[in-house]
RNA sequence: CGGAGCAUGGUGUAAUGGCCAGCACUUCGGUCUGUAAAACCGACAGUAGCGGUUCAAAUCCGCUUGCUCCGA
Numbered sequence: 001c002g003g004a005g006c007a008u009g010g011u012g013u014a015a016u017g018g019c020c021a022g023c024a025c026u027u028c029g030g031u032c033u034g035u036a037a038a039a040c041c042g043a044c045a046g047u048a049g050c051g052g053u054u055c056a057a058a059u060c061c062g063c064u065u066g067c068u069c070c071g072a
Stems, first nucleotide, its partner, number of pairs: 001071007010025004018055001027043005048064005
């Protein structure tokens, strides 16, 4: 320099263009217990950024940023 892929809560991972973006772990609160753990109940927290298409975008398109891979 050229090409390809990826980006979703603190972490991991789902979501046919349409149901309040789901699940697990973590964290916090509660129940239980002599205490703690486990178990159970509940809560917080997310679509990398900008723009476009569409009645409707995490999803499609363009650009940007970051990471990874391939070629030179």
The prediction has a mean pLDDT of 80. Transfer RNA from a Candidatus Blackburnbacteria bacterium, 72 nucleotides, folded computationally. Lineage of the source: Bacteria > Bacteria candidate phyla > Candidatus Blackburniibacteriota. Rfam family: tRNA. By type it is a transfer RNA. The RNAcentral record of the sequence draws on ENA.